This is a predicted structure of a 389-nucleotide part of an RNA (large-subunit ribosomal RNA, domain III) from Vitreoscilla stercoraria.
The RNAcentral record of the full RNA draws on ENA.
Context: one part of a larger RNA
RNA sequence: GAGUAGCGAUAAAGGGGGUGAAAAGCCCCCUCGCCGAAAACCCAAGGUUUCCUACGCAACGUUCAUCGGCGUAGGGUGAGUCGGCCCCUAAGGCGAGGCAGAGAUGCGUAGUCGAUGGGAAACAGGUUAAUAUUCCUGUACUUGAUUUAAGUGCGAUGUGGGGACGGAGAAGGUUAGGUCAGCAAACUGUUGGAAUAGUUUGUUCAAGCCAGUAGGUGGAAUUCUUAGGCAAAUCCGGGAAUUCAUUCAACACCGAGAAGUGAUAACGAGGUUCUACGGAACCGAAGUGACCGAUACCACGCUUCCAGGAAAAGCCACUAAGCUUCAGCUUAUAUCAAACCGUACCGCAAACCGACACAGGUGGGUGGGAUGAAAAUUCUAAGGCGCUU
Repeated sequence: GAGUAGCGAUAAAGGGGGUGAAAAGCCCCCUCGCCGAAAACCCAAGGUUUCCUACGCAACGUUCAUCGGCGUAGGGUGAGUCGGCCCCUAAGGCGAGGCAGAGAUGCGUAGUCGAUGGGAAACAGGUUAAUAUUCCUGUACUUGAUUUAAGUGCGAUGUGGGGACGGAGAAGGUUAGGUCAGCAAACUGUUGGAAUAGUUUGUUCAAGCCAGUAGGUGGAAUUCUUAGGCAAAUCCGGGAAUUCAUUCAACACCGAGAAGUGAUAACGAGGUUCUACGGAACCGAAGUGACCGAUACCACGCUUCCAGGAAAAGCCACUAAGCUUCAGCUUAUAUCAAACCGUACCGCAAACCGACACAGGUGGGUGGGAUGAAAAUUCUAAGGCGCUU
């Protein structure tokens, strides 16, 4: 220079009470303002204790601070079903033998890893200062081992089926959700009282079980035969015959939703009592109907198009070796087991990536009402904030 520039989005504050040495900034209440396809809520990545409580205010916080993502101490993350691990494979990696190379090493078969994909099973309510599909209550489900009973051709790394998949478009059936009416409660106005009018709030309930609807796919069954499926096959494929059925069939498989049950419970506006004013305990009304209606489900099902749209295992069937009074398989009953790791908190952000409490960047899901074609726009609910002079 200079007590100058600046104090990081112009979403905005005002009042009362409390605490305290001290309050524009902390806590509580009232009013005001801002976001509301977000500036709300839930996950993934990443961070790694930042979470909660008590006590502090040197430093950190662009000011103050009694406050804090700051300091000190203590506490906090509970799983057969969520995710990982596990089984399976993709791109890709590694790679016994092998090939190449002077070598280092490179390539690569069998194989072995590798999810961003496939593979068993849980929901509702309650609870903590801080966890919950994990704890508790209630109601469920799955897989495996063993026991017992009944029945019985069982058996794989092999074979077949299945898993199993593209783009676009259209119509239908539903549900989530919403709106209105009715019902219930509280409050307000009026009134002597009631009727009545208005406002606000509530009108909620899962998985599972039962059953197999709207709808979708395939004609079905039996017998014989067979150069295919690297051996075999009763399975799959090819061929033939017969019977049934005839295109809104029968049969088989798949299949939302609804009804019933789950649930005489729970939840529930509100009320009563107590209170260390944080809250705790108890009681508890109504809990119906109509309409609108998804981008969600039936379902990548149907139609259509060309550019022709993963693999493998689990699963089902078949036999080979073999076993055949056994073992194994099927069904039912009972008992037992289901380990280990993650789980706090932030997560469009003051906690991640940007040297910062940085107007930047950051994948997925939910995303109400009025307006509207709409997830646009503007206003708003729940919820969250007023951006630390």